The RNA shown here (transfer RNA) has 72 nucleotides and comes from a Porphyromonadaceae bacterium. Rfam family: tRNA. Lineage of the source: Bacteria > Pseudomonadati > Bacteroidia > Bacteroidales > Porphyromonadaceae. Its mean pLDDT, the model's own confidence on a scale to 100, is 81.

């Protein structure tokens, strides 16, 4: 070059076309505690980017991007 996989919260992952993208775990406040932990409650955070198909895309489908494997 080519031919294959992969891209979802800070990190780890779940959703096979139907909703308000779900959990764990970090992180922030409270409760508890003499002080911290450990516990509990409550919040924060997200679909690489663009077009397309479709009534409806994380999904399908094409193109760039970035990682990965394989060949020469």
């Nucleotide at each position: 070059g080519c031919a294959c996989c992969c891209g979802u919260a800070g990190u780890u992952u779940a959703a096979u076309g139907g909703a308000u993208a779900g959990a764990a775990u970090g992180c922030a406040a409270g409760a508890u505690u003499c002080c911290g932990g450990u516990u509990c409650u409550u919040g924060c955070g997200g679909u690489u980017a663009g077009g397309g198909u479709u009534c409806g895309a994380u999904u399908c489908c094409c193109u760039a991007c970035g990682g990965g494997u394989g060949u020469a």